RNAcentral holds the sequence, with entries from MGnify. A computed fold for a 114-nucleotide RNA from a mouse gut metagenome, annotated as FMN riboswitch aptamer (RFN element).
RNA sequence: UUCUUUGGGGCGGGGUGCAAUUCCCCACCGGCAGUAAAGUCUGCGAAGAGUUUUUAAAACUCCCGAUACGGUGUGAUUCCGUAACCGACGGUUAAAGUCCGGAUGAUAAAAGAA
Numbered sequence: 001u002u003c004u005u006u007g008g009g010g011c012g013g014g015g016u017g018c019a020a021u022u023c024c025c026c027a028c029c030g031g032c033a034g035u036a037a038a039g040u041c042u043g044c045g046a047a048g049a050g051u052u053u054u055u056a057a058a059a060c061u062c063c064c065g066a067u068a069c070g071g072u073g074u075g076a077u078u079c080c081g082u083a084a085c086c087g088a089c090g091g092u093u094a095a096a097g098u099c100c101g102g103a104u105g106a107u108a109a110a111a112g113a114a
Stems, first nucleotide, its partner, number of pairs: 001114006012026004027098002029087002031044004039085002048062006067083005089101003
């Protein structure tokens, strides 16, 4: 450098109601790299908006959620303990991190082969 493969999890119980996996109570989930092992640190990707180019496609810009206290330790907002917090866009008989859809997609990246 080329090719191949892999590459996102989660609504179970109860309540109200004509109607809710969407509301309320309890529950459940956590992409990739770095670093003392991270949903909350740093960076990246996804999602959304835009610019350039006739198009395809590519490049670039903007935007992009949320944590404290205590303990151990040379070192941890990463481990242990306790208590918190967060979650794109469109759809829906009723408001969605968990249902359906774009998506049998795309991508950070990981592994392997030549």